Overview
The RNA shown here (SAM riboswitch aptamer (S box leader)) has 123 nucleotides and comes from Agriterribacter humi. The coordinates come from a structure-prediction model, not an experiment, and the mean pLDDT is 79. The sequence was found by an Rfam model in a public genome assembly. NCBI's taxonomy places the organism under Bacteria, Pseudomonadati, Bacteroidota, Chitinophagia, Agriterribacter.
């Protein structure tokens, strides 16, 4: 790079260098010299994925006893913590469009598809 999945209405930023962008595209609407984006130190926030763990439940091995009881193994569900890999710390992914449904006289409201962004995963 290309594909499949699952997520995206919650949640969490000081300092430092440096200086005019910046929110993925387009339209809008923001954000920004009371410092954008980058790069660097610390910190925080999520739980996706390994590891650790509790409890429930299914299969099952061995031991004692005679239908139960200890100890393991495995899958599997619902929580715990945050060590390790990854992410992320302005607005719902800021908000829309172009297409299809639904509900409304109508604005407009909700799904869904398109596109984007992360995890895991495969070639």
């Nucleotide at each position: 790079u290309a594909c499949u999945u699952a997520u995206c209405a919650a949640g969490a930023a000081a300092g430092g260098c440096u200086g005019a962008g910046g929110g993925a595209c387009u339209g809008g609407c923001c954000c920004a010299a009371c410092g954008a984006a980058g790069c660097c130190u610390u910190g925080a926030c999520a739980a996706c994925c390994u590891a650790u763990u509790u409890c429930g439940c299914g299969c099952u091995g061995c031991a004692a006893u005679u239908a139960u009881u200890g100890c393991g193994g495995u899958g599997u569900g619902a929580g715990a913590a945050a060590a390790g890999g990854u992410g992320c710390c302005a607005a719902u992914u800021c908000c829309a469009u172009u297409u299809c449904c639904g509900c409304c006289c109508a604005u407009g409201c909700g799904g869904a598809g398109c596109a984007g962004a992360u995890a895991a995963g495969u070639c």